This is a predicted structure of a 522-nucleotide part of an RNA (small-subunit ribosomal RNA, 5' domain) from an uncultured bacterium. Rfam family: Bacterial small subunit ribosomal RNA.
[in-house]
Context: one part of a larger RNA
Parts: sequence; structure tokens; C1' cells
RNA sequence: GAUGAACGCUGGCGGCGUGCCUAACACAUGCAAGUCGAACGGGGAUUACCGCUGGAGCGGUCUUCGGACCAAUCCUUGGUAAUUCUAGUGGCGGACGGGUGAGUAACGCGUGAGUAACCUGCCUUUCAGAGGGGGACAACAGUUGGAAACGACUGCUAAUACCGCAUAACAUAACGGGGUCGCAUGAUCUUGUUAUCAAAGGAGCAAUCCGCUGAAAGAUGGACUCGCGUCUGAUUAGAUAGUUGGUGAGGUAAUGGCUCACCAAGUCUGCGAUCAGUAGCCGGACUGAGAGGUUGAACGGCCACAUUGGGACUGAGACACGGCCCAGACUCCUACGGGAGGCAGCAGUGGGGAAUAUUGGGCAAUGGGGGAAACCCUGACCCAGCAACGCCGCGUGAAUGAAGAAGGCCUUCGGGUUGUAAAAUUCUUUUCUGAGGGAAGAUAAUGACGGUACCUCAGGAAUAAGCUCCGGCUAACUACGUGCCAGCAGCCGCGGUAAUACGUAGGGAGCAAGCGUUAUCC
Repeated sequence: GAUGAACGCUGGCGGCGUGCCUAACACAUGCAAGUCGAACGGGGAUUACCGCUGGAGCGGUCUUCGGACCAAUCCUUGGUAAUUCUAGUGGCGGACGGGUGAGUAACGCGUGAGUAACCUGCCUUUCAGAGGGGGACAACAGUUGGAAACGACUGCUAAUACCGCAUAACAUAACGGGGUCGCAUGAUCUUGUUAUCAAAGGAGCAAUCCGCUGAAAGAUGGACUCGCGUCUGAUUAGAUAGUUGGUGAGGUAAUGGCUCACCAAGUCUGCGAUCAGUAGCCGGACUGAGAGGUUGAACGGCCACAUUGGGACUGAGACACGGCCCAGACUCCUACGGGAGGCAGCAGUGGGGAAUAUUGGGCAAUGGGGGAAACCCUGACCCAGCAACGCCGCGUGAAUGAAGAAGGCCUUCGGGUUGUAAAAUUCUUUUCUGAGGGAAGAUAAUGACGGUACCUCAGGAAUAAGCUCCGGCUAACUACGUGCCAGCAGCCGCGGUAAUACGUAGGGAGCAAGCGUUAUCC
């Protein structure tokens, strides 16, 4: 000098940041990923119209005064249309965003290359196309099992769900011909034949728009390989059997012992293998004149993980934090047969600890997902709350004021000092309190923050100073108490009767809303 700090004493305000470093310990509760009815069939609600059964019935006609008939309107029931809501099928998104640092000494990261060994949804550009059919399964209805979670059977049905057929190239594969190029495996261009593989509709009166299929390129994102760099220990010296290489096969988007069969016996190592310990890496941060040393909170990039271990499914992408399956531990429900769960998301709780915040507001902005859109969702994010945790800024008044007041302390008793300090007089109002006005952030609308920031007026010095030190290092001295006691102390060292070193007081020095101490790094 620095800190994600803590502790002691003290504490007025604002701005901007930061805030579980320990138990990757366990978690009550709420929220954190949905959306599309313009893909689809149902179902519900409302309104309008039409029809029907039954009921009520303003009013009217007839009446033998019992009633009969017509009938506005309302209720019930059915159909059509429009609007709207939606459990289910289907699509896209849940692989992003957010958290943590356990593991990892590794192509994990950083940096520089390579892929003639690769993939890429949505997006952009270009070319070509969308013909004609089929069968189901949810929902729904019925029956039925179970305490529940959740099922089972029968029957019906739609689609941008599923499956054949047609069409077929600049795609893929096989077999040929010709050319060009590369460090090698080889790549690429052209040409011929054969074979194989597509599709979906929706909205609108329409124009058209949004989608669909195949192909080529781009962009973006990823995958793999390699050179170099990347902590400590030799009181760790040998390690290794899929081990090292080859041939063939399988697998993958792709190379490869990645896996398998066979063959060979290799491979790494004193330039430190193996083993053990420690550790996420980097841009950066702190320090230092630099070289260097230390560090990796916050912000940004990469990696890994999601109760522990294993596994695959779906998908353009996962071996998937808020998906699935299995096993383990734990917690909860149970009718004992069986089920449910995963905060290292945001808050919050217990626990651990020297120690670290609200179960807040809003989608107004920025961004993300879905949607044609309106819009919906978004604890990302934007804000507010708490904490002197840090940095920065401001204030706690200013000027005049000597009888050098009183009081305190010291004293050689003359005085000195506190000290222009106070009082007093004259001002000011940053802050503060009260009242009024009141934003930008938002291009037309939309503001959580927020009646906030800010402005104006009024009031009144009013609401606001502490902490450490004073022997030397090191700025700052006297008195009293104590008497090697009590105590101090970073080092040297103080204290045993005049202690500037202990305790208190007066005075002084230094910092200041902080000041000291402790810890750690330079």
C1' cells in the first nucleotide's frame, strides 16, 4: 500500500459499488419455462337467429262463468353462426438464461496452427418442388383396478401426428472414360450408365403472407488433432496387458485401441515416468521504479458439476440443475400392497462459523422463449430494502469578539495554560423540518423506481465528533496514584518511592464519520 474481511469504541447525509471466503451440510413455504386455437378433433361459456317439447304468461277473443283458443315475453331442450376459454393430440422452446467450484495437474485452460477426418435447428442468399392415397392413437364414451400415485379393457375420431406409392438432381452409392492439383492418406473438375430417397398445410373475399420438401452456399455455434506454456515432493525410480504398434471388422457427425478378433513385443521414464499432495484455468486484480512476487471475490471468456454412482432415450444440439430409468443414502405419505422428493436458481429456515442481506416491487427499460399479431411467460434483468463492507463527495457553522471572564490543570504563588476558545454581537442555511411544484429515462401508447431526483418558499445554529497515541524508532509532557505490585509491550525495553513507558487527570499530536486491533499478500 491492499482486502469479499472480522473484532473493539464511535456514528450525520448522499452517490457508486460490494455482501456465506466456513458445511458441493440438510432443507418448510412461495416463485424461478413456457407458449401457439392462424396445425387438429372435442368440450364449456356468452350473444344472435331458427325450430321443437313442456311450463309460466302481459294482453286479446269467445264463454254455459267451470273454462277453451290466440299470443308479446321468459325458462327448458336441439341446430346454425360469431366471439371467447381451454384438458388432450401436434409444433417450437425446456441444451439458452441463472447457480456453484466438488472433481480435474488434463489438449482442462492459455496461445498458435490443422481437419484432404467433421456436424450445425432457428437466420441470410440461390436453385428446384409440393401429385395421389392409407391405417391408426389420444381426447371422448362405457366398463373396471387402486388408499393414493397411477392405470387396464372395449368402442369412436382429427391433424402441419404416422405410413406406403408417384415424381428425382447440382444429393447419395456402385461401375466406367477424361483432366487438374497436393507434404501424405488423397482432393477436385467433367462426362456416361444403373440404383435409392421428399413434401403439409394454415390465414385471408382476394392480392398475398406465414409455413413444408430436396439441393447448393454463407453466417453462427460446436467436435476432433497437434506445437508451446501451465504448482509441490526423489524421505515417490521404475511404470504399463488394450498396455505400444499392425491387419481386418464394428461404431461415430468424424479420425483414432474408441471397441472387438488375430499378429508382433512394444510404449513412457533422471529433459523426472509412475505415485502422493495441493489446485478449476485465463483476461485480469494487488504490490513493486522495474524485473518479479502473490492472487483468480465482483465483471468477461472457457471448463466441470447439479443428493451419490451408473445408463441411455428424445432431439439440430444433452448423456440433460427445476426430463426419464436403475442402484445407494436421506426425508415425507401410506389403507403396509405401494408411492413422492432433490434450492451449488431468487428469497427464506436450521446447522457450521469470527463473519456475509428482504420469504420486497415490476416486466416501465435491456435481453430471452413462444406467437401472424394482440399478447403471454421471464427471481435473467431493472429497481427498492438491510449493512460505514469499500471508494468518493458534503456537513457538524461563519465573521467580529480580552474584562485574556468563570471553572479545570500546573505553579518558583509572581503567574502560566486551556484561549478568540466560550459568553456576547452580526450573519448564513449546505444539511434538517414543514408547504408547494415536479422530471429525463419513452420515437405514437406504456414508468416498477416515485410524488423519487431536482426546483421554489418558510423556519431556526438549529439535528450532527469521535478514535488512537504522546520513552526511542515516531509527530506530541506535566501532575497525582502505584511501588518488579497492578500493569504495558511491534522491537529495544518500562515498573523494586519523585515512572514524560503502568492507571487517572490537565495539556498536546495524528487521523476523522471514522479510528484502532487482528489476519493475509506485496